[in-house]
RNA sequence: GGUCAUGUAGCUCAGCCUGGUUAGAGCGAAGGUUUUGUAAACCUUAGGCCGUGGGUCCAAAUCCCAUCAUGACCUCCA
Numbered sequence: 001g002g003u004c005a006u007g008u009a010g011c012u013c014a015g016c017c018u019g020g021u022u023a024g025a026g027c028g029a030a031g032g033u034u035u036u037g038u039a040a041a042c043c044u045u046a047g048g049c050c051g052u053g054g055g056u057c058c059a060a061a062u063c064c065c066a067u068c069a070u071g072a073c074c075u076c077c078a
Stems, first nucleotide, its partner, number of pairs: 001074007010027004020058001029045005051067005
């Protein structure tokens, strides 16, 4: 230098292919119920506008372009 993959909640991930009101799950967190108390169990709540910027579209996490970060592979030079 080239190719590819990944980036979505505090953590691990789904959703992207095939665009369609409100973006989801598990774990974790906070509060509550229960208990003599703790754990467990059960209930409730908060938490991300989807790496960043731009484009297309009535409408974009999803399609297109650029770019950043991480990882893998390939190539060149020394």